[in-house]
Context: one part of a larger RNA
RNA sequence: GAGUGAACGCUAGCGGCGUGCCUAACACAUGCAAGUCGAGCGAAAUUAUGCAAGAGUAUCGCAUGAUUUAGCGGCAAACGGGUGAGUAACACGUAGAAAAUCUACCUUAAAAUGUGGGAUACCUUUAAGAAAUUAAAGUUAAUACCGCAUAGUAUUAUGGUUUGGCAUCAAACUAUAAUAAAAGCAGAAAUGUGUUUUAAGAUGAUUCUGCGUCCUAUCAGCUAGUUGGUAAGAUAACAGCUUACCAAGGCUUUGACGGGUAUCUGGCCUGAAAGGGUGAACGGACACAUUGGAACUGAGACACGGUCCAAACUCCUACGGGAGGCAGCAGUGGGGAAUAUUGGACAAUGGGGGAAACCCUGAUCCAGCGACGCCGCGUGAAGGAUGAAGGCCUUAGGGUUGUAAACUUCUUUUAGGAGGAAAGAAAAAAAUGACGGUACCUCCAGAAAAAGCCACGGCUAACUACGUGCCAGCAGCCGCGGUAAUACGUAGGUGGCAAGCGUUACUC
Repeated sequence: GAGUGAACGCUAGCGGCGUGCCUAACACAUGCAAGUCGAGCGAAAUUAUGCAAGAGUAUCGCAUGAUUUAGCGGCAAACGGGUGAGUAACACGUAGAAAAUCUACCUUAAAAUGUGGGAUACCUUUAAGAAAUUAAAGUUAAUACCGCAUAGUAUUAUGGUUUGGCAUCAAACUAUAAUAAAAGCAGAAAUGUGUUUUAAGAUGAUUCUGCGUCCUAUCAGCUAGUUGGUAAGAUAACAGCUUACCAAGGCUUUGACGGGUAUCUGGCCUGAAAGGGUGAACGGACACAUUGGAACUGAGACACGGUCCAAACUCCUACGGGAGGCAGCAGUGGGGAAUAUUGGACAAUGGGGGAAACCCUGAUCCAGCGACGCCGCGUGAAGGAUGAAGGCCUUAGGGUUGUAAACUUCUUUUAGGAGGAAAGAAAAAAAUGACGGUACCUCCAGAAAAAGCCACGGCUAACUACGUGCCAGCAGCCGCGGUAAUACGUAGGUGGCAAGCGUUACUC
């Protein structure tokens, strides 16, 4: 000099764009943050219309339609959002490999969608319990569940031919045998949309490998599933991944093993570069969800707002037993030098569900708070000497503050008042804006409402007076202060920067 997610002191007019718990991965009151589909299913409630019975009304029954939805069922909930505790590792970065792999929804192509069955929630009744919840009996449906049929280029076993390769092999064609499918719904219909099998694509994921990735030798030896083989099991898949048996290997001063520290990266800061530092915000990857462990469901999780077990903590309890998890958005306590609103809207972008209408979305878009940062603007402009008054200094003549003020003539940015008023919204039209009566435009009034902070011995731009008297104090370094202090304190003046200025901390 540059920089910061900064803090502190003094000060403070406006706007735009960003940004804001770096500490206790400490504990959390309250609300919201993941639902949706009635065009899968039975049923219930409300309501409209009609019909039958009836003298009439109410009630009840039946049919049709509309609205709503507790339950079964489907899809989603593995995304999006948060945090950085752990991790020195194929975790990440980069370059490759999978002849060792999986992939819901989506796209393309081919074929199929036949025929049966038994349950169960809801509901009714009974029962247990303070509650959470649960048990028994009865009853009913499905795109829920289970059979049978059909079956090739699917799978398995045994073969054959051709082509290719990278060792195991791969692809195409082909023979025999065995095995495995399905669901309907909407519509008057046409048809649409689902469902099943197969092949391919796309997307996503998984695995393996080369290289790179902090400090420490006051850590020198480490290792028994350890290293390799055979066989089997497990997995989507390779593999000591697991098990049995066999062999005795494997790593290491090119730093094994141990200890400490730490998410990694694109980047960011600095520097002429080399390099050094760093990993907030934004993008990518990983890991975690009170602590530890486990699996279930599923295309995908060993799952933040799912389940089970254990532990600590908190809460409820009728003492028998139960409930909970903000490192989601706000917010509270606590810690701290220190970090915001228990706001608005789904209008846009995107996501989930749905045929759609639409519903949900603290993602997101906005608004609020903070000079925390960057950028822009303003606090007036021109004239004005009698160089006014006052202040300060003085050699008492004067000098300086100083064109500064007053005064005259103008202007009105911003703030204020009034009026108008968007874009952002969309394939032909209509409708649809949280922000917001906001930005912006016009008019009105009036210089009106808007300047401080630090320094002035040298480094380093800027000096005098008074007070103090090695005291009080200053100080980044050198050093000032013991009676004439340009270095302390105050005043006047001056210099620098400016809605900021200075200090502290950290980095180059």
The part of an RNA shown here (small-subunit ribosomal RNA, 5' domain) has 508 nucleotides and comes from Endomicrobium sp. Its Rfam family is "Bacterial small subunit ribosomal RNA". Gene Ontology terms of the family: ribosome and structural constituent of ribosome. The prediction has a mean pLDDT of 85.